[in-house]
RNAcentral holds the sequence, with entries from MGnify. This is a predicted structure of a 108-nucleotide RNA (SAM riboswitch aptamer (S box leader)) from a soil metagenome. Of the family's consensus pairs, 97% are formed in the model. Its mean pLDDT, the model's own confidence on a scale to 100, is 84.
RNA sequence: CUCAUCGAGACCGGCUGAGGGAAUGGGCCCUUCGACGCCGGGGCAACCGCCGGUUGGUCCGGCACGGUGCCAACUCCUGCGGCGCUUGUAUCUGCGCCGGCAGAUGAG
Repeated sequence: CUCAUCGAGACCGGCUGAGGGAAUGGGCCCUUCGACGCCGGGGCAACCGCCGGUUGGUCCGGCACGGUGCCAACUCCUGCGGCGCUUGUAUCUGCGCCGGCAGAUGAG
C1' cells in the first nucleotide's frame, strides 16, 4: 500500500499506583471496592494453518497442534456526506437508515 472482517464471545492471581476508554472536539462510561500497564496461568474466537466437500467465481462444514489476535460498554456514541421522518411551506432542531473518513485485526 491492497484486500477481508469489525453489534457475538472470553477470567483468576501477582506487581505497580492514577489515570484510562486510538487521534481530536462534544458526549458518556471505567477506575484506590486498584482501573490502565507489565508478568504468570486460564479462556474466547477462527484471519493464516490443517482436513473434508464444492468450484467458472468461490463458498460451506470440521479441527484447534502451529502463526497471529482478542478477553468493559456496537470500533462505547458521535462529529463528513446522502436519503427519509419531523414542519402549514421553508429553515432550524431532533430521530432513523445508508455510505464515507479515521482506527483495530489478519493475509499478501